[in-house]
Context: one part of a larger RNA
RNA sequence: GGAUGAACGCUAGCGGCGUGCCUAAUGCAUGCAAGUCGAACGAGAAGCCUUGGACACGUCUAAGGUGGAGAGUGGCGAACGGGUGAGUAACACGUAGGUGACCUACCCUGGAGAGGGGGACAACCAGUGGAAACGCUGGCUAAUACCCCAGAUGUCAAUAUAGUUAGAGAGUAUAGACUAAAGGAUGUCAACAGACAGACCGCUCCAGGAGGGGCCUGCGACCCAUCAGCUAGUUGGUAGGGUAACGGCCUACCAAGGCGAAGACGGGUAGGGGGCGUGAGAGCGCGACCCCCCACACUGGUACUGACACACGGACCAGAUACCUACGGGUAGCAGCAGCAAGGAAUAUUGCGCAAUGGGCGAAAGCCUGACGCAGCAACGCCGCGUGGAGGAAGAAGGCCUUCGGGUUGUAAACUCCUUUUCUGGGGGAAGAGGAAGGACGGUACCCCAGGAAUAAGGCCCGGCUAACUACGUGCCAGCAGCCGCGGUAAAACGUAGGGGUCAAGCGUUAUCC
Numbered sequence: 001g002g003a004u005g006a007a008c009g010c011u012a013g014c015g016g017c018g019u020g021c022c023u024a025a026u027g028c029a030u031g032c033a034a035g036u037c038g039a040a041c042g043a044g045a046a047g048c049c050u051u052g053g054a055c056a057c058g059u060c061u062a063a064g065g066u067g068g069a070g071a072g073u074g075g076c077g078a079a080c081g082g083g084u085g086a087g088u089a090a091c092a093c094g095u096a097g098g099u100g101a102c103c104u105a106c107c108c109u110g111g112a113g114a115g116g117g118g119g120a121c122a123a124c125c126a127g128u129g130g131a132a133a134c135g136c137u138g139g140c141u142a143a144u145a146c147c148c149c150a151g152a153u154g155u156c157a158a159u160a161u162a163g164u165u166a167g168a169g170a171g172u173a174u175a176g177a178c179u180a181a182a183g184g185a186u187g188u189c190a191a192c193a194g195a196c197a198g199a200c201c202g203c204u205c206c207a208g209g210a211g212g213g214g215c216c217u218g219c220g221a222c223c224c225a226u227c228a229g230c231u232a233g234u235u236g237g238u239a240g241g242g243u244a245a246c247g248g249c250c251u252a253c254c255a256a257g258g259c260g261a262a263g264a265c266g267g268g269u270a271g272g273g274g275g276c277g278u279g280a281g282a283g284c285g286c287g288a289c290c291c292c293c294c295a296c297a298c299u300g301g302u303a304c305u306g307a308c309a310c311a312c313g314g315a316c317c318a319g320a321u322a323c324c325u326a327c328g329g330g331u332a333g334c335a336g337c338a339g340c341a342a343g344g345a346a347u348a349u350u351g352c353g354c355a356a357u358g359g360g361c362g363a364a365a366g367c368c369u370g371a372c373g374c375a376g377c378a379a380c381g382c383c384g385c386g387u388g389g390a391g392g393a394a395g396a397a398g399g400c401c402u403u404c405g406g407g408u409u410g411u412a413a414a415c416u417c418c419u420u421u422u423c424u425g426g427g428g429g430a431a432g433a434g435g436a437a438g439g440a441c442g443g444u445a446c447c448c449c450a451g452g453a454a455u456a457a458g459g460c461c462c463g464g465c466u467a468a469c470u471a472c473g474u475g476c477c478a479g480c481a482g483c484c485g486c487g488g489u490a491a492a493a494c495g496u497a498g499g500g501g502u503c504a505a506g507c508g509u510u511a512u513c514c
Stems, first nucleotide, its partner, number of pairs: 001514004006510005013385006019378002021343001026341003030338003035076003040073002047066009083296003093220007102213003107209007115149004124139006154178003158174004183201002186197004222268003229259003234256008271293004275286004298319005321332004349375001351374003357371001358369004388418004398409004423451006432441001458503005463484003469498005479486002
């Protein structure tokens, strides 16, 4: 000198764009943050309408229709999106490859198919336990839920074949074994059931693609040798299990190996990268915001479901903590968005909206979305603008200094003329919405008119480094200080004043990095 997620002191007019718990991965009141589909299914409350009945005449009741609340079965989603950095020195990450060892819901392309049958369980009803949380028993019922049969261009794998490989495939041929499905909406006919249709949405199987993922390998990658030896599933083999898949991943048996001064093992520290800061570069330091990857979700463990999880707002067990309790037993997990307490030098609103972008579901209308878009708070940062412009005395007053002549503040002020960014008041008023409507922001940005210099300057420094000097006070005191050093009676170094220097809505200080 530059830099910062900064803090502190003094000061402060406005706007744009960013950024904002670095500490306790401490504990959390309250609200919201993941639902959706009635065009998969069976039921169906309130309300409304019609008809009948009763009467005390506007109520009750019965049936039918309409209606769709709140639940239930089923499907898809909930593994994304959002947060955090605890752990991790590791194939976690980066990079270059491999997978002849693999998976892939939704989406795209192509091909083939969707025949027949059956039994349940919720909801509901009845009974019943419990303070609650939540159940238990019996009975009824639907489906794109579940099961069975049939069934192949399908799958598996044996043999043969050619070829590649270190080894194990695909393909082709032959025999064998195994396995799939679901309907809905619409229209027409019929109206009791139902039948038919093909331009809709789905279902099953196969092949390919796109995108996504698993696994493997080389290389790169912090400090300590005052850590020198480490290792029993350890290293390899055989067989088996397991997985989507290779593998000591797991098990049994066999062998005795494997790693290490090119640093094993141990300890410390730490999420990694794109990047960011600085620097002429080499390098050094950092990893906030944004993007990619990883890990975690009160702590530890476990699996279930599923195309994908060992699953932040799912389940089970254990633990700690907190809460409720009728003492028998239960409930909870903000490292989501706000917000509270605590800690701290220190870090914001319990805001508005789904209008846009994106996501989930849905045929769609649409619903949901603290992702996101906005607004609020904070000079925390960067950038921009303003606090007026011109004229105005050999120069007012006041202040300060003075050799008492004067000098300086100083064109500074007053005063004259002008302007109106900003400000105040009034009027108009968007784009962002692609195609009819639809805008949270927002009566915002922006435009026009009026008014009036009006509403707007401070901080630090002035001994040398280093730009800027005098007076008074003080008297090794009080104090200053980044280093050298100032202060003990004329202090340009302390304090105050005048003056000056320098930055400027900031200026200084502290901390940290180059």
Predicted 3D model of a 514-nucleotide part of an RNA (small-subunit ribosomal RNA, 5' domain) from an uncultured Chloroflexota bacterium. The RNAcentral record of the full RNA draws on ENA and SILVA.